This is a predicted structure of a 72-nucleotide RNA (transfer RNA) from a Nanobdellota archaeon.
It matches the Rfam family "tRNA". Rfam describes the family as follows. Transfer RNA (tRNA) molecules are approximately 80 nucleotides in length.
Model confidence (mean pLDDT): 83 of 100.
The RNAcentral record of the sequence draws on ENA.
RNA sequence: GGCCCUAUAGUUUAACGGAUAGAAUAUCAGGCUUCGGACCUGAGGACCGAGGUUCAAUUCCUCGUAGGGCCG
Numbered sequence: 001g002g003c004c005c006u007a008u009a010g011u012u013u014a015a016c017g018g019a020u021a022g023a024a025u026a027u028c029a030g031g032c033u034u035c036g037g038a039c040c041u042g043a044g045g046a047c048c049g050a051g052g053u054u055c056a057a058u059u060c061c062u063c064g065u066a067g068g069g070c071c072g
Stems, first nucleotide, its partner, number of pairs: 001071007010025004018055001027043005048064005
């Protein structure tokens, strides 16, 4: 330098172009407990960035950014 793959809560990870963006775990609050852990209930928390296509984009396209791989 060329090509390919990936990017969603703190972390792991779902989502035919139409969902209130869903879970697990972690965190916080309450319950339980002598206290804690475990368990039960609840709460907050996310689409890498900018454009484009479309009635509608996390999803499709382009260009970036970051990470990984292959080739030279």